The RNA shown here (small-subunit ribosomal RNA) has 1409 nucleotides and comes from an uncultured bacterium. RNAcentral holds the sequence, with entries from ENA and SILVA. Its Rfam family is "Bacterial small subunit ribosomal RNA". Gene Ontology terms of the family: ribosome and structural constituent of ribosome.
RNA sequence: UAGAGUUUGAUCCUGGCUCAGGAUGAACGCUGGCGGCGUGCCUAACACAUGCAAGUCGAACGAAGCACCUUUUAAGAUUCUUCGGAUGAUUGAUCGGUGACUGAGUGGCGGACGGGUGAGUAACGCGUGGGUAACCUGCCCUGUACAGGGGGAUAACAGUUGGAAACGGCUGCUAAUACCGCAUAAGCGCACGAGAGGACAUCCUCUAGUGUGAAAAACUCCGGUGGUACAGGAUGGGCCCGCGUCUGAUUAGCUGGUUGGCAGGGUAACGGCCCACCAAGGCAACGAUCAGUAGGGGUUCUGGGAGGAAGGUCCCCCACAUUGGAACUGAGACACGGUCCAAACUCCUACGGGAGGCAGCAGUGAGGAAUAUUGGUCAAUGGGCGAGAGCCUGAACCAGCCAAGUAGCGUGCAGGACGACGGCCCUAUGGGUUGUAAACUGCUUUUAUAAGGGAAUAAAGUGGGUCACGUGUGACUUUUUGCAUGUACCUUAUGAAUAAGAACCGGCUAAUUCCGUGCCAGCAGCCGCGGUAAUACGGAAGGUCCGGGCGUUAUCCGGAUUUAUUGGGUUUAAAGGGAGCGUAGGCCGGAGAUUAAGCGUGUUGUGAAAUGUAGUGGCUCAACCUCUGCACUGCAGCGCGAACUGGUCUUCUUGAGUACGCACAACGUGGGCGGAAUUCGUGGUGUAGCGGUGAAAUGCGUAGAUAUUAGGAGGAACACCAGUGGCGAAGGCGGCUUACUGGACGACAACUGACGCUGAGGCUCGAAAGCGUGGGGAGCAAACAGGAUUAGAUACCCUGGUAGUCCACGCCGUAAACGAUGAAUACUAGGUGUCGGGGGACACGGUCCUUCGGUGCCGCAGCAAACGCAGUAAGUAUUCCACCUGGGGAGUACGUUCGCAAGAAUGAAACUCAAAGGAAUUGACGGGGACCCGCACAAGCGGUGGAGCAUGUGGUUUAAUUCGAAGCAACGCGAAGAACCUUACCAGGCCUUGACAUCCGUCUGACCGGAACUUAACCGUUCCUUUCCUUCGGGACAGGCGAGACAGGUGGUGCACGGUUGUCGUCAGCUCGUGUCGUGAGAUGUUGGGUUAAGUCCCGCAACAAGCGCAACCCUUAUCCUCAGUAGCCAGCAGUAAGAUGGGCACUCUGUGGAGACUGCCAGGGAUAACCUGGAGGAAGGUGGGGAUGACGUCAAAUCAUCAUGCCCCUUAUGAUUUGGGCUACACACGUGCUACAAUGGCGUAAACAAAGAGAAGCGAGCCUGCGAGGGGGAGCAAAUCUCAAAAAUAACGUCUCAGUUCGGAUUGCGGGCUGCAACUCGCCUGCAUGAAGCUGGAAUCGCUAGUAAUCGCGGAUCAGAAUGCCGCGGUGAAUACGUUCCCGGGUCUUGCACACACCGCCCGUCAA
Repeated sequence: UAGAGUUUGAUCCUGGCUCAGGAUGAACGCUGGCGGCGUGCCUAACACAUGCAAGUCGAACGAAGCACCUUUUAAGAUUCUUCGGAUGAUUGAUCGGUGACUGAGUGGCGGACGGGUGAGUAACGCGUGGGUAACCUGCCCUGUACAGGGGGAUAACAGUUGGAAACGGCUGCUAAUACCGCAUAAGCGCACGAGAGGACAUCCUCUAGUGUGAAAAACUCCGGUGGUACAGGAUGGGCCCGCGUCUGAUUAGCUGGUUGGCAGGGUAACGGCCCACCAAGGCAACGAUCAGUAGGGGUUCUGGGAGGAAGGUCCCCCACAUUGGAACUGAGACACGGUCCAAACUCCUACGGGAGGCAGCAGUGAGGAAUAUUGGUCAAUGGGCGAGAGCCUGAACCAGCCAAGUAGCGUGCAGGACGACGGCCCUAUGGGUUGUAAACUGCUUUUAUAAGGGAAUAAAGUGGGUCACGUGUGACUUUUUGCAUGUACCUUAUGAAUAAGAACCGGCUAAUUCCGUGCCAGCAGCCGCGGUAAUACGGAAGGUCCGGGCGUUAUCCGGAUUUAUUGGGUUUAAAGGGAGCGUAGGCCGGAGAUUAAGCGUGUUGUGAAAUGUAGUGGCUCAACCUCUGCACUGCAGCGCGAACUGGUCUUCUUGAGUACGCACAACGUGGGCGGAAUUCGUGGUGUAGCGGUGAAAUGCGUAGAUAUUAGGAGGAACACCAGUGGCGAAGGCGGCUUACUGGACGACAACUGACGCUGAGGCUCGAAAGCGUGGGGAGCAAACAGGAUUAGAUACCCUGGUAGUCCACGCCGUAAACGAUGAAUACUAGGUGUCGGGGGACACGGUCCUUCGGUGCCGCAGCAAACGCAGUAAGUAUUCCACCUGGGGAGUACGUUCGCAAGAAUGAAACUCAAAGGAAUUGACGGGGACCCGCACAAGCGGUGGAGCAUGUGGUUUAAUUCGAAGCAACGCGAAGAACCUUACCAGGCCUUGACAUCCGUCUGACCGGAACUUAACCGUUCCUUUCCUUCGGGACAGGCGAGACAGGUGGUGCACGGUUGUCGUCAGCUCGUGUCGUGAGAUGUUGGGUUAAGUCCCGCAACAAGCGCAACCCUUAUCCUCAGUAGCCAGCAGUAAGAUGGGCACUCUGUGGAGACUGCCAGGGAUAACCUGGAGGAAGGUGGGGAUGACGUCAAAUCAUCAUGCCCCUUAUGAUUUGGGCUACACACGUGCUACAAUGGCGUAAACAAAGAGAAGCGAGCCUGCGAGGGGGAGCAAAUCUCAAAAAUAACGUCUCAGUUCGGAUUGCGGGCUGCAACUCGCCUGCAUGAAGCUGGAAUCGCUAGUAAUCGCGGAUCAGAAUGCCGCGGUGAAUACGUUCCCGGGUCUUGCACACACCGCCCGUCAA
């Protein structure tokens, strides 16, 4: 020491991407009160106007100028005058002297420091620790010694002269602390040789001697300062060495002064630093050389740390100064503001020639997202010169600009509820929130403003004075020196007065609502928002979080254990090399001794300061600054220790190897031999086909095939044995035999004595295909040809067929070369096979026990994401090698190596995505499997599709043809009934608080009703008629008028909803609690064996219970009983035309209540169960028939036009009303039906038998009338009473005789009837006439399993009228089901899966946009 989002329907894992944190020399956006402290060209080492940044010394020197004094002299204003002269301002020249200063020159010191920049540099450049016995060191300090005496020049200057200028030339004069000899001189240098001592290889130190060489400068205030030589010190440098110091091997070899030696040169010094000669070395896989990038460090940021990244400010070192090169001077340079040369650029020019270098401080241009003033002062600190005063100093100290950073302060505090106004939100119209916030009252004054006062930084030094001391120091006193600065700070005055914003509010991530927009505009760090109700866009209100800032962008570290030393992996996620041998390297058995490299420990030195950290102290605090301690994990020296690692020595046998003998195997290579089969060729027999396929055809065959037979040729491969058997390193190896050869194994324990393991490079082997040369070629067979299949078929199938397959030699070097599992060693429960050996036991066998080596299976612990592995590990450990780091691009491109080629090996990037992936789970799906069901198929019967008509839909048309429904599951559906109405549509007219509801005010007494005028009609106008209660105030009711709240909407959204409904499906399923298993999603239960119509029941079982479904309970129907008997019934009695009546309730029937059926009984099967089959009895038998009843859910299924409803929209209209029209259109297409096409029929005559219903604005009998529809009239009946009402098919008789008909009835003409205000658009019925298509229907398709299909009629709802539709009723009444292979749908289990919007999925390639 924190994690989160994102792959999935969900889960676990792997793995990437993204976020939250910190940081910055930053930039940009919005905003901005104050002062403190520090920072500020990261880009163009690009170019630079202008000013400044290095001078100083007269106490080194000569000369010139200036001032004053002085000597001499000249001119002479003014004034006075005795006119002789005096005075003498002012000016010039001159002798000597003094003083300070100025510019130039000679000379000295300093310009090698300070300041800037980071281009170059991968290096002894830097860091760290050492070495220098291989060196230098101006100024400074200490010590010793010395300074004698000469000389000749030259700047300046003067004259002259060249040039535009820069800059010179010549002649002449002059000085020095400038320059040059001579003298002197050692403890200095050099040479020679001698002695002594020491050491670390070359060597070093000391001592005496001889020879030789080299010095100096003066100035002075007389105090001193300066000079020369030598020695030492200090400081600063030079050089050398160990270690450390970026990336790339798609850079593997580099090197000729190169490596070394000898002699010389050169340097302060070592050295190939340089040179002559000699030798042939030197570096490199521990990465040379080459390429790219880069100043290094102290430190800074981050991190728990280890690390990673960075090197701006400050400090140290290095390098550079327009670019390149070179030296000079000097103690020091190869020199930022010095010199020379070359180059580029800029400037001047009289064109001949010259000048310059901001990476110093400011500043300009340019570049750029971007970085400041052409400021003040030397007061302090520091530097140069000087004896000093002092001068110089863009070093430095200050100020200016910038929120660019950091720390601090402020923008007020307290009270104040009518919880104000306003805003926003909700609505049950009253609330919530902004919000004590404001107003208002009181208080304070930091800051800003104004006024006044007002520091420290000055320690010190100079000058003057005094004292002490006496070879120049100290003390005291006095004076002077301040940029910042009238600044900090303090005091006072006024007055809340002068001071708040930015981002965000879907999740991560703290914080939500309204409006606008409508996949548009836009947002976005990742996931992702936006297609009409957006907490994600834009605005507002509110909120959150920071706050003089807040966000965004860029970059670094973190999170990321996502390069893993700490601290990862490799069967399947990315990842084990195809295999072996083996080099370097790494690692290595037991015992003893020694060493001390590693290691441990102690101590010493160093690890600069700053930084860090702990604690003081100073600015009011803090930041900041200061002091002290610690740390700085490092390096080096010196001791000590000896367990471990290493080195050396001795020894051991267990690792490894060898010897001896036994036995094993498809191990390899060469030779020989064998039989079966295919094919070919020859002869014989024999005749018409063979062959091939799902079916065919191509092909072969009368020139004799196929078949059969005999013997022959040739090549290739070796049936059975044969086995999760054997051998081999892997690839791989299979007839028999022989020669050669490799190997493992067992037993024994003789020999060697760690000889071992692994193995980068390297070498060798390495299936198939392929390549080269030469053989061989039977079968098979890429390519190719033909035939099929197909929409096509460059395929699958068939007939042929060449390379090749075979052999020899040579190449290639790859495979899913797989156990997708590198090699070695040790350890870690068991059980059971099998192969090759050994040992033991006995009962001697098809026996038992045991052991070694292989090869399999199951399984514990353990491991693993899971699957699984599990002594043959994927367990526990050790050693070594190889490899991985998101997906795609891509094993591609380029480069290189190899190869004859094909190609192999090595192996990227741009760009792009937010995933890609593994294992397991649940579903769905499969032209996967198993089982089962259903009028699902099959077996049957009848239809549809063809015709005419009816009806619905599409399309078209129209002013409108209102709207909805759309595979099954829309289409005779909403609609159980559009002439007006309905009606929602269209055209026209008319109304605007409205046709309908509530409230208010006012007026009236109505309203209703009737009449007239008018209109296309509503509307409108007029007339008549005309309330109730009362406490007399008024009230109730109704109407008119008025104002506004509102009404109204079949307008939109069924993808905002409620409710209702369809469908899978009356299919047998769907779940839950507890427990158990699994990291988890989940599983179990619900699976399994039977059985059922059924998750129905039984048995078993880590499950045990339970719920919704199934079944049952409900209705109806089939039998019986009981009770009741009218309007029903009539056996017996009476009786009639007639159950009309009396009578009766036995029967039918009706109604109530019961009974009955439960696998209850028997037999067999089954497991002794559940249950099944058969039987008995029974009206009915295994849910008796039918109905109602529809689990969890699916389809964003249908419906805003039944109703209800959110939101949006219209409001003199998208509302209301009214007339007329439309919904009824009609080239066409489809669905559902009716009627037919006829003789099982049509027509006619007469005859028989139902059920279930309906009826008062109704059903309507008998009777009359009409051909008929109907009309007249009206009995009966609110119904077991009356009526509708005739049932029809059927049976009987007659006729028709196979034809577009005596079938069929469309269409049309004429005439009637009914309903209704009204039948033109647009009703139904009827009579007469007309008499269309149609002769059983292509592909395809529908319904039905028994009182069913088919067929026949009857009734009802709706309704004024208007069914071929719909809902019911009964009559007649079949055929067939072998069976589950197939089609469709469904259920259970299982399997595969890259699907989950779930196969109408996903997804690949080509082309187009």